[in-house]
RNA sequence: CAGGCUGAUCGGGUGAUCGCGGCUUUGCGCAAGCAAGGCUGAGGAAAGUCCGCACUCCACAGAGCAAGACGCCGGGGAAACUCCCGGGGCGGGGCAACCUGCCGGAUCGGGCCACAGAAACAUACCGCCAGCCUGGUUCUCCCUGCGGGAACCACUGGCAAGGGUGAAAUGGUGGUGUAAGAGACCACCGGUGUCCGCAGUAAUGCGGCAGCCAGGCAACCCCCGUCUGGAGCAAAGCCAAGCAGGAACGAAGCCCUUGUGGCUGGGAGGCUGCUCGCUUCCGCAAGUUCCGGGUAGGCUGCAUGAGCGGAUUGGCAACAAACCGCCUAGAGAGAUGAUCGCCUCCUGCUGAAUCGUCCUUUGGAUACCCCUGCAGGGACAGAAUGCGGCUUAUAGAUCAGCCUGAGCC
Numbered sequence: 001c002a003g004g005c006u007g008a009u010c011g012g013g014u015g016a017u018c019g020c021g022g023c024u025u026u027g028c029g030c031a032a033g034c035a036a037g038g039c040u041g042a043g044g045a046a047a048g049u050c051c052g053c054a055c056u057c058c059a060c061a062g063a064g065c066a067a068g069a070c071g072c073c074g075g076g077g078a079a080a081c082u083c084c085c086g087g088g089g090c091g092g093g094g095c096a097a098c099c100u101g102c103c104g105g106a107u108c109g110g111g112c113c114a115c116a117g118a119a120a121c122a123u124a125c126c127g128c129c130a131g132c133c134u135g136g137u138u139c140u141c142c143c144u145g146c147g148g149g150a151a152c153c154a155c156u157g158g159c160a161a162g163g164g165u166g167a168a169a170u171g172g173u174g175g176u177g178u179a180a181g182a183g184a185c186c187a188c189c190g191g192u193g194u195c196c197g198c199a200g201u202a203a204u205g206c207g208g209c210a211g212c213c214a215g216g217c218a219a220c221c222c223c224c225g226u227c228u229g230g231a232g233c234a235a236a237g238c239c240a241a242g243c244a245g246g247a248a249c250g251a252a253g254c255c256c257u258u259g260u261g262g263c264u265g266g267g268a269g270g271c272u273g274c275u276c277g278c279u280u281c282c283g284c285a286a287g288u289u290c291c292g293g294g295u296a297g298g299c300u301g302c303a304u305g306a307g308c309g310g311a312u313u314g315g316c317a318a319c320a321a322a323c324c325g326c327c328u329a330g331a332g333a334g335a336u337g338a339u340c341g342c343c344u345c346c347u348g349c350u351g352a353a354u355c356g357u358c359c360u361u362u363g364g365a366u367a368c369c370c371c372u373g374c375a376g377g378g379a380c381a382g383a384a385u386g387c388g389g390c391u392u393a394u395a396g397a398u399c400a401g402c403c404u405g406a407g408c409c
Stems, first nucleotide, its partner, number of pairs: 001405010012343007020041009043380001047391002050389005055232004062276004067228005072088002075085003089103001090101004104223002109221002111217003125163002127159005134154008171189006190213002192210002195208005236300004245291005252264004256259001266282006307326004312321003344378006351371001356366004
């Protein structure tokens, strides 16, 4: 100097004029309100709605099944989380910094591996070898005998080494051996092993032994371990106003003091789906279904928070404690804006200049930086109960650390 990796910050500033929302002060007003001031008013993601929780209700509050989620080892943080920090191991990518993980079990069982290919828990398409005491055809030799040899085809037997197909074909390379082969055997490598030894808290690593060598998929069902009530601010409350109800279904007995009674049994609703259990209501009712009518107004929830900032202490860190300071939207068809000027950042063009570099050398040319002028542009994108995360989008500017390459000292 160039390229890359990781982390963080900013992502326009300012003045004037006018216009909106909230809180608040003053004045006027019976009130509704009006006027003038002060303070304040979108984000790092407000997006996605993927997780977790606060909060509210079911509800006084449970158990089991189902269903769902997570899954290497050992720790910490946090209200909690599938989040964060700091380590370790194994797999994959990259020269590396670094990134990433579909990270328990395939020897419980089931299921799948399309097409191609002979064949994907199974096998022979092309091939290789042997057989003439199997057959046929052709050629050839000779001791002229249906004698010997060769080639081809058929048949029989052996093979899975070579070639082809495929994501994947009885692990790979080299040898021994064989009629031809093959873990059949051997050396090395790879995989496997509730085997042995060493190191480690452990995941695991190294070594030994063993020819044990049919895989892959569980992000298919499944098995094992751990965890989990449900619904959601359109939650849930309060006030005011208003109307009109009708039909159908809807379960027995006993006792007595005959009632708005008691007892047993029963019926209906609620608790996500189911069961238990709990609880509320009920005698032609509680409820369920259908038809029809009224209301959709106002207020609360609604922002002081697991809040933010600073420096100190502890900690490798995430974070924690005490101290100091700050208050920073709350709309309701939905406010937070518009115009103009200046500054700033980026891009392009243009002019000038020239340390350096090049050349045809008292000169000429010229990239970057700086300077002049002109033009254009400033990303992704907007709260709606709130918070902690994750994921996605993002023009450009700046800072820090690390890796690789080239050159110079």

This is a predicted structure of a 409-nucleotide RNA (Bacterial RNase P class A) from a Chloroflexota bacterium. Lineage of the source: Bacteria > Bacillati > Chloroflexota. Its Rfam family is "Bacterial RNase P class A". About the family: Ribonuclease P (RNase P) is a ubiquitous endoribonuclease, found in archaea, bacteria and eukarya as well as chloroplasts and mitochondria. By type it is a ribozyme. The coordinates come from a structure-prediction model, not an experiment, and the mean pLDDT is 76.